[in-house]
């Protein structure tokens, strides 16, 4: 420098004006409140999907089991998890690295499309093989016959051919998959039928590791298909509902019921009480309803930042500092200026240069690359850069909180590692 791989981080900046939401301060007023002014704070890395886990709240709960749901290599982290870290095993890659819903298929059951003869204690379509029955313008041989021949008939053997009843999983062919591989023996032909080696499986022993697992040795039967995001088996985990959870304060009108009262005057007014005076037919309680509404829950927390320490890491510990939204008809916006970025478009009496492909020749060395030259092809409305202008500024938006996962995302910045080439 080129190619690649893994991770972190930012996600327009600053200022002004106007506006909005919570809180605080000051002032004013007709003070349970309203108004004015000032001021702090005011979306995210995903606030999203609501998939998983936890806190919190209410209900339920002696203990155990069944049913149901979930998880699934090992060790660790964590409040917990289906998350994260490290490792193991298998697979992909030269490598960095990536992928795996990664327990059990020699407990049982089910399923395995199409093709194919056969798809799971398998199977005989072609082929191969011995046997039986037949056939032959075939060959050999033996016997008999005569017309003595390249003769006829019969038997046997070989070969070919048709059929029957079998053997055979070596070979062909089908398939995603056909019951280990190579060689030798063996056989009618074959076959783990037998043997050697290899692969795989199981058992035992041993070494290393906390463990998954790995290395080595011996023995065995000779071989066991896949599928458990099919039933199932094993181990472990799980009570239900959710902030419209839940808690506190607590109405009004209608209507209903009950009590008291209408000259034996309930109740109300005359500044507190009595007397007195006046008005006077309604008044009170309960239900409606713990309803409407209001307030709390509500945001200081498994919190954030910095430093140091333990650990490979996830993470944990210690010290210091900080407070960063809290709406509920649901705020977080608009405009202007300066700067930044720019995939897109336009412009410049702008600038620089030819760029790329294959080929030939010369030179260099680390020997398959580089440099230079030559002509040839493609592109001249080319490529790159600078400046100016326009436009644009991703995905998206809190609603009890937190940890994850997943998904969306213009563009920028930083870092680790791998491979290749060149130079020193």
């Nucleotide at each position: 420098c080129g190619a690649g791989u893994c991770g972190g981080u930012c996600g327009g900046a600053c200022g002004g004006u106007c506006g909005c939401g919570c809180g605080c301060c000051u002032c004013g007023c007709c003070c349970a409140g309203c108004g004015a002014g000032g001021u702090u704070c005011g979306a995210g890395g995903a606030a999203a999907g609501u998939c998983c886990g936890g806190g919190c709240u209410c209900c339920g709960c002696a203990g155990g089991g069944c049913a149901g749901g979930g998880u699934g290599g090992u060790g660790g982290c964590u409040a917990a998890c289906g998350g994260c870290c490290a490792c193991c095993u298998g697979g992909a890659g030269c490598g960095a690295u990536c992928c795996a819903c990664g327990g059990g298929a020699a407990a049982g059951u089910g399923c395995c499309a199409c093709a194919g003869a056969a798809a799971a204690c398998a199977g005989a379509c072609c082929g191969c093989c011995a046997c039986c029955c037949g056939c032959g313008c075939u060959g050999g041989u033996u016997g008999c016959g005569c017309u003595g021949g390249c003769c006829g008939c019969a038997g046997c053997c070989a070969c070919g051919u048709g059929g029957g009843a079998g053997g055979u999983a070596a070979g062909g062919g089908u398939g995603a998959a056909a019951c280990g591989g190579u060689g030798a023996g063996g056989u009618a032909a074959g076959a783990g039928c037998u043997c050697a080696c290899c692969a795989g499986c199981g058992g035992c022993c041993u070494c290393g590791g906390u463990g998954a697992c790995g290395g080595g040795g011996c023995c065995g039967g000779c071989u066991a298909g896949g599928u458990a995001a099919a039933c199932c088996c094993c181990a472990c985990c799980c009570g239900g509902a959710g902030c419209a959870a839940g808690a506190u304060c607590a109405g009004a009108c209608a209507g209903g019921c009950a009590g008291c009262g209408u000259u034996u005057g309930a109740g109300g007014g005359c500044g507190g009480c009595c007397c007195g005076c006046c008005c006077g037919a309604g008044c009170u309680g309960c239900c409606g309803g713990g309803u409407a509404g209001a307030u709390c829950g509500c945001u200081g927390g498994a919190g954030c930042c910095c430093u140091g320490g333990a650990g490979c890491a996830a993470u944990c510990c210690a010290g210091g500092g900080c407070c960063g939204a809290g709406a509920u008809g649901g705020a977080u916006g608009a405009c202007c200026g300066u700067c930044g970025a720019u995939a897109u478009c336009c412009g410049u009496c702008g600038g620089u240069u030819g760029a790329g492909g294959a080929g030939c020749g010369c030179g260099g060395c680390a020997c398959g690359c580089c440099g230079c030259g030559c002509g040839u092809c493609u592109c001249g409305a080319a490529a790159c850069c600078a400046c100016g202008g326009a436009g644009u500024c991703a995905c998206a938006g809190a609603a009890c909180c937190c940890g994850g996962c997943u998904u969306a995302c213009a563009g920028g910045c930083c870092g680790g590692c791998u491979c290749g080439u060149c130079c020193g």
The RNA shown here (Bacterial RNase P class A) has 424 nucleotides.
It was read from a public genome assembly, where an Rfam model found it.
Its Rfam family is "Bacterial RNase P class A". It is annotated as a ribozyme.
The model forms 94% of the base pairs in the Rfam consensus.
The coordinates come from a structure-prediction model, not an experiment, and the mean pLDDT is 76.